The part of an RNA shown here (large-subunit ribosomal RNA, domain II) has 709 nucleotides and comes from a groundwater metagenome.
The RNAcentral record of the full RNA draws on SILVA.
Rfam family: Bacterial large subunit ribosomal RNA. Gene Ontology terms of the family: structural constituent of ribosome and ribosome.
Context: one part of a larger RNA
RNA sequence: GCCAGGGAGUGUAUCUAAGUGGCAAGGAUAACUUGAAAAAAGGUAUCCGAAGCGAAAGCAAGACCCCGCAGGUAACGAGGGGGAAGGUAUGAAAGUGCCUUAAGUCACUUGGGUACGACCCGAAGCUGGUCGAUCUACUCCUGAGUAAGGUGAAGCGAGGGUAAGACCUUGUGGAGGCCUGAAGAGUUUCUACGUGCAAGUGUUCUUCUAACUUGGGAGUAGGGGUGAAAAGCCAAUCGAGACCAGUGAUAUCGGGUUCCUGUCAAAAUUGACCUUAGUCAAUUCUCAGACGAGAUAGUUAAGGCUGUAGAGCGACGGAUACGGGAUUUAGGCGGGGAAACCUGUCGGUCCCCUGUCCAACUCCAAAUGCUUUGACAUUGUAGACUCCGGGAAACAGGGAAUGUUGGGGUAAACUUCAUUUCCGCAAGGGGAACAACCCAGCCUAUGGUUAAGGCCCCUAAAUGCUAACUAAGUGAUAAAGGGUAAACGGUGUUCAUGACCUGAGACAGCGAGGAGGUUGGCUUAGAAGCAGCCACCCUUUAAAAAGUGCGUAACAGCUUACUCGUUGAGAUCGUGAGCCCGGAAGAUUAACGGGUCUAAGUUAGCUGCCGAUACCAUAGACCACGAAAGUGGGGCUAGACAGGCGUCCUUUCAGGGCAGAAGCCUCUUCAUAAGAGGGGGUGGACCUGAAUGGAAUGAAUAUCCUGGU
Numbered sequence: 001g002c003c004a005g006g007g008a009g010u011g012u013a014u015c016u017a018a019g020u021g022g023c024a025a026g027g028a029u030a031a032c033u034u035g036a037a038a039a040a041a042g043g044u045a046u047c048c049g050a051a052g053c054g055a056a057a058g059c060a061a062g063a064c065c066c067c068g069c070a071g072g073u074a075a076c077g078a079g080g081g082g083g084a085a086g087g088u089a090u091g092a093a094a095g096u097g098c099c100u101u102a103a104g105u106c107a108c109u110u111g112g113g114u115a116c117g118a119c120c121c122g123a124a125g126c127u128g129g130u131c132g133a134u135c136u137a138c139u140c141c142u143g144a145g146u147a148a149g150g151u152g153a154a155g156c157g158a159g160g161g162u163a164a165g166a167c168c169u170u171g172u173g174g175a176g177g178c179c180u181g182a183a184g185a186g187u188u189u190c191u192a193c194g195u196g197c198a199a200g201u202g203u204u205c206u207u208c209u210a211a212c213u214u215g216g217g218a219g220u221a222g223g224g225g226u227g228a229a230a231a232g233c234c235a236a237u238c239g240a241g242a243c244c245a246g247u248g249a250u251a252u253c254g255g256g257u258u259c260c261u262g263u264c265a266a267a268a269u270u271g272a273c274c275u276u277a278g279u280c281a282a283u284u285c286u287c288a289g290a291c292g293a294g295a296u297a298g299u300u301a302a303g304g305c306u307g308u309a310g311a312g313c314g315a316c317g318g319a320u321a322c323g324g325g326a327u328u329u330a331g332g333c334g335g336g337g338a339a340a341c342c343u344g345u346c347g348g349u350c351c352c353c354u355g356u357c358c359a360a361c362u363c364c365a366a367a368u369g370c371u372u373u374g375a376c377a378u379u380g381u382a383g384a385c386u387c388c389g390g391g392a393a394a395c396a397g398g399g400a401a402u403g404u405u406g407g408g409g410u411a412a413a414c415u416u417c418a419u420u421u422c423c424g425c426a427a428g429g430g431g432a433a434c435a436a437c438c439c440a441g442c443c444u445a446u447g448g449u450u451a452a453g454g455c456c457c458c459u460a461a462a463u464g465c466u467a468a469c470u471a472a473g474u475g476a477u478a479a480a481g482g483g484u485a486a487a488c489g490g491u492g493u494u495c496a497u498g499a500c501c502u503g504a505g506a507c508a509g510c511g512a513g514g515a516g517g518u519u520g521g522c523u524u525a526g527a528a529g530c531a532g533c534c535a536c537c538c539u540u541u542a543a544a545a546a547g548u549g550c551g552u553a554a555c556a557g558c559u560u561a562c563u564c565g566u567u568g569a570g571a572u573c574g575u576g577a578g579c580c581c582g583g584a585a586g587a588u589u590a591a592c593g594g595g596u597c598u599a600a601g602u603u604a605g606c607u608g609c610c611g612a613u614a615c616c617a618u619a620g621a622c623c624a625c626g627a628a629a630g631u632g633g634g635g636c637u638a639g640a641c642a643g644g645c646g647u648c649c650u651u652u653c654a655g656g657g658c659a660g661a662a663g664c665c666u667c668u669u670c671a672u673a674a675g676a677g678g679g680g681g682u683g684g685a686c687c688u689g690a691a692u693g694g695a696a697u698g699a700a701u702a703u704c705c706u707g708g709u
Base pairs, nucleotide, nucleotide: 001709002708003707004706005705006704011116012115013114014113015112016111017110018109019108020107021106022105023104026048027047028046032042033041034040052059053058064083065082066081067080071076085100086099087098088097089096090095119256120255121254122253126246127245128244129243130242131241137220138219139218140217141216142215143214144213145212146210148180149179150178151176155172156171157170158169159168160167184207185206186205190202192201193200222238224234225233226232259644260643261642262641263640264639269282270281271280272279273278285391286390287389289387290386294379295378296377298376299375300374301373302372303371304370305369310364311362312361317358318357319356320355321354323352324351325350326349327348328347331346332345333344334343335342336341397423398422399421400420401419402418403417407415408414428439429438430437434481443620444619445618446617447616448615449614453610454609455608456595457594458593462607464606465605466604467603468602469601475597476596488582489581490580492579493578494577495576496575497574498573499572501570509566510565511564512563513562515539516538517537520534521533522532545560549558550557622633623632624631625630645698647695648694649693651691652690653689654688655687656686663682664681665680666679667678668677669676670675
C1' cells in the first nucleotide's frame, strides 16, 4: 500500500420555536402511599397562567368611534388596521416610560440555545505522589595498573684550581604535571561505510609517573542533585528525569465526520471587539405564518438635488516667470559729500503690463448619478410589496471592463477604491491546449435551425465569387492573456497630388565645338583658368567661366559648364497614402496548433454552407399552482427545507423451512436513486413480511485502530 472488521451530533436537566394530542380560565402534579408487578387510584405541597406599574410605601386597567379582508342583501362584517380612552410611576404642569379590549397549561416528537468531556481524534504543558546515581557528574572507603627506549637536574667521588673559596673537567647519580612509544585513556583530520562490523565504525591524530587510568563498595534526587561551567550530566530521556494520577486538561488551530432523491440557494461587505486564523449585530439565503393591493431591475417626460471632470483666477485664498514703476525700515553692500542729504544695486511691500498653477482655491460648470410625479413596460388576489417568528452559512475572495480612483512603483498575475460583470458555486461550443476572453446559463430521448467561430488536409463546411495589393514565406494571431516592435532610413512597388521642362524636339546617350585680348593684376624661384589675395571686364560667336574637377616644378594634357547636330516622347524635382524591406541579438525546429500555402496571405464587398446541452418540434419523468382543463419551471458549493431506502431489536398479527433456512458465488429483471425481486450452484438449520415502538443504525479517506497479506 491493499483487504476484512471497528470508527465520529449522544445522554440528563433546563430555556425557546414548530408540529401532534389532552384539558381549558384554568392546566399539571413532585417526592411519597396503596398495589405481587404493571396499570390504576391517592397525594394539591409546589409550578405556570388568569394584572399591571413602582426602588418602595402603595395604587390598580376592558369606554367609544372610523376603515375594512373572507363572506354577504350595497347594510353588516369574527379576525385585522387606525384613532381615542384607561392603569401606574414620575412631574407644578406639559409630557414621557411600561402596561390594558383575556388563552393558557401538560405530555410526546422535531429544530435550535445553555450547563456538563457534549461530534470524534490531536498538543507543548501545569499540579501531586512514587521509582531511579548498575549509565553518567562529583565525593568518600578499599584495591589494582602504567612494555621498551631516550634525555641526564640536584647531590656525591676523583682530578684540576684558589690564601681559603668560588670555579673548571670528568665520573657517578637518576630528577622531571620531560621526550619517543606499547597496553590503557582520549577523540584532531579525512569521509570509505552509513537498513552498518558499529543508535557511529574505520582512518589519521593526542596523551601515556600524572590535575593519570581503573575494579569493588558507599553517598548526594527532580526547581532537586552534581558540574575545572558545555545549561553539561542525573539509565540511548534533560533550559527541569521517568512512571502513575488529576485527565476525556485546554486548543478562536489542524485532520476526519458514513444511505438516496427532490425544492430554493448565499457571502467573502458595514459596525464593534487586546480584534483582524475568531465572534457578535446588520446585509444577503432558506422554511413557516400573518396581512390583503399594489410593487419596480427597464424606457420616457417634466421638476428638483449636487460641486466631481473640465475650466477659470481682473471672483476669493494661496503659489508663480519676465519687464516697468512707486515706496521704504532705524534693512544689507557700494559711490559722492564737511554734513544734511543725493545716488546705484539687492531684499521687503504695493501697483501696472505680458504669462502660468492648485487634493485641502472657486466667479463658473458638465456627462453620469440620486430623488419626486406621470405615462409605457414588466409583475401581482394561483397573494406580490410589507411585517413577524424558526434555522443558517458568511464576514481570508479572485479576474476582466470602465474611471486621469488614491498613494507608492520602471513595472507586476503589485497594492487600495467606485460601478458593472463573470469565476467563486457554471456544464456545453469557440479561443491549438487554458477559473473568470467570445458565444451560451444543463431534466431524459430523437430530429431540425442558428450563435461565437469557421469552410485546402489533419477536421464538419467554398481549393466560392468580384476588385485590388504583397514577393518579403511578409503573412497565414479579431482583441487578450501567451510578447511587442520604435526612432530613423529605402531609386522595392502601387495609388493620389503639386511644380517645372517638352514636337519651336525635353531627359539620357552619341558626334562636333568649347575661341580671342590673356601667361588678367598682385604675390612668388615659378603661379600660364585651377597654392594664395584682389578684381571678375571686353571681343568673336550657335556657344564657350579671367574657369567645374583631375593633372604639371611651371607649362602641356584630359574634363565640365555652355552651344550645335543626331535620335524621337515623355522627362525632372517634391509632398501624402497603401503593402513591403532594413533597423531586428538567446539559448528544442520552438509560439502560423501541424502539414503545408504565392494564396490556403492582406484590403474592400457579396452569396452559400458547417457549427453548441442555445432556439424550435415531438415524446416521456418530475416540481409549483389549480377542482379540473391547463399554465408555468428546470446548473449549483456553504446552507435552509421536503420526501424516501436500508440495518438491528421489542410487541401484535401473518407466514416460510431437511421436498433444503441464513450466509456465500453466479446469471438476470425492475425502479430516478438509496435499493427490491427472480433463476442456478454451494451450504446444512433456522428465517421472514406488515404494522407499532425503540436505536451503540449506513465509511473511501482521520500520517485513524486491530488483524491479515